This is a predicted structure of a 351-nucleotide part of an RNA (small-subunit ribosomal RNA, central domain) from a Candidatus Saccharimonadota bacterium. Its Rfam family is "Bacterial small subunit ribosomal RNA". It was read from a public genome assembly.
Context: one part of a larger RNA
RNA sequence: CUGGGUGUAAAGAGUUGCGUAGGUGGCAGAGUAAGUAGGGAGUGAAAGCGUUCGGCUCAACCGAAUAUACAUUUCCUAAACUGCUCAGCUAGAGAACGAGAGAGGUAAAUGGAAUUCCCAGUGUAGGAGUGAAAUCCGUAGAUAUUGGGAGGAACACCGAUGGCGUAGGCAGUUUACUGGCUCGUUUCUGACACUAAGGCACGAAAGCGUGGGGAGCAAACAGGAUUAGAUACCCUGGUAGUCCACGCCGUAAACUAUGGAUGCUAGCUGUUAGAAGUAUCGACCCUUCUAGUAGCGAAGCUAACGCGUUAAGCAUCCCACCUGUGGAGUACGGUCGCAAGACUAAAACAU
Numbered sequence: 001c002u003g004g005g006u007g008u009a010a011a012g013a014g015u016u017g018c019g020u021a022g023g024u025g026g027c028a029g030a031g032u033a034a035g036u037a038g039g040g041a042g043u044g045a046a047a048g049c050g051u052u053c054g055g056c057u058c059a060a061c062c063g064a065a066u067a068u069a070c071a072u073u074u075c076c077u078a079a080a081c082u083g084c085u086c087a088g089c090u091a092g093a094g095a096a097c098g099a100g101a102g103a104g105g106u107a108a109a110u111g112g113a114a115u116u117c118c119c120a121g122u123g124u125a126g127g128a129g130u131g132a133a134a135u136c137c138g139u140a141g142a143u144a145u146u147g148g149g150a151g152g153a154a155c156a157c158c159g160a161u162g163g164c165g166u167a168g169g170c171a172g173u174u175u176a177c178u179g180g181c182u183c184g185u186u187u188c189u190g191a192c193a194c195u196a197a198g199g200c201a202c203g204a205a206a207g208c209g210u211g212g213g214g215a216g217c218a219a220a221c222a223g224g225a226u227u228a229g230a231u232a233c234c235c236u237g238g239u240a241g242u243c244c245a246c247g248c249c250g251u252a253a254a255c256u257a258u259g260g261a262u263g264c265u266a267g268c269u270g271u272u273a274g275a276a277g278u279a280u281c282g283a284c285c286c287u288u289c290u291a292g293u294a295g296c297g298a299a300g301c302u303a304a305c306g307c308g309u310u311a312a313g314c315a316u317c318c319c320a321c322c323u324g325u326g327g328a329g330u331a332c333g334g335u336c337g338c339a340a341g342a343c344u345a346a347a348a349c350a351u
Base pairs, nucleotide, nucleotide: 003323004322005321006320007305008304012319014202015201017200018199022195023194024193026089027088029086030085031084032083034082035081036078037077038076039075040074041073042072043071044070050066051065052064053063054062055061092192093189094188095187096186097184098183099182100181104178105177106176107175108174109173110172111155116150117149118148119147120146121145122144126137127136163170164169207248208247209246210245211244212243216242217241221237222236223235224234259318260317261316262315263314264313267296268295269294270293271292272291273290274289275288276287277286300307301306324351325350326349333344334343335342336341
C1' cells in the first nucleotide's frame, strides 16, 4: 500500500459552528459524445521472456517459427449509465404567512434568605472543634439573643429520567436588544443540496497580563493532632485564586468514551412542545400525526457486555483517525504564546 477497522481491545478531531478547494448528488425530456461499450487500421527495433521445432553425443549454449494479453494513436458505430448544454418538474433545500414553547445570548436595573464584619442593648462563663483532643476565640465581656448598618458572592422552594443551546454551557425577578427551533390540509423559488482538506469563529476549569473588588470558600503556607514517620487524610487559621472589565491561553473522562447527511427495517410504555379529530357551555379526558427526550424490546448486529426507528441493524456519500508494547505524545525542527506551554511529530534501542 492493500485489506480490515474506530461505544468498552489501537482508532471519531472539543464543537465541525460557518465555509473555500475537492469529492458526491432528486424526477423526467431534447441534444452532444468527454468518460463508457463494440469494431477496423497503424505502431510497440534487435536481443531477452513464453510455446513449438531443429543443431552441437545430452545440457548450458545456438538457430528458426510464433501467440494472446497489454499500451498507445486514429477512424467508424451505439447512446443505457456518468459528464456537459438547453428547456422543465416538485417529493430534497430555502423563503413567506399564521400560531407556539424555552435557565439560548448580551446589557442594565432590582429582590429576599443566609454567611461574615461593624455599632448599640440584654446577659454571664464559657464557646468552637473532634473518633478523642489540642492549637483557636472569650471577663479588654465571647457564644446566645434583639435592633441598626456595611459589603461581596450565590440564587432555597418551584425543579423533573423537564427545557434551551453547534459544542463549551445556561437557573431569583423585571426591562431593552437579539440568535435559533417546533407546528400548520396555506402560498412562493425551483436542486439553490450533502460533506468538507486548509481557513475563520467559538471553546469548562485552572493559569497569565493590566486595573478594580474581596463576604464565604480555599491551592501555597503556619500551627494543632494522628502516626514508627505523616512534607497527607482530621482540626484551627490563611495568601493567591474564586467575582468584575479588557486582553491572552486553547486544553479536559471537552463522554453518548458512539463524526456528519439521507433513505429503509416490529412494537410497547412514559414525558415535553404543537396540530387535527372527538367530547364539552368551556376546559380536562380520549384518538391520531409531527418534532424532541427517556425506559424496555422483534428482526438484525456484536468477541462478549450490550445496541436496537435517537442503531452499535440494512445501504449510499463525504471527512477525520488506527496498524503490537515500551521508548513517546517524548527529542529535534517549525508555527503560535508574555509565560506556563500548546499544535505538528520521529528514531536508536529493548521486547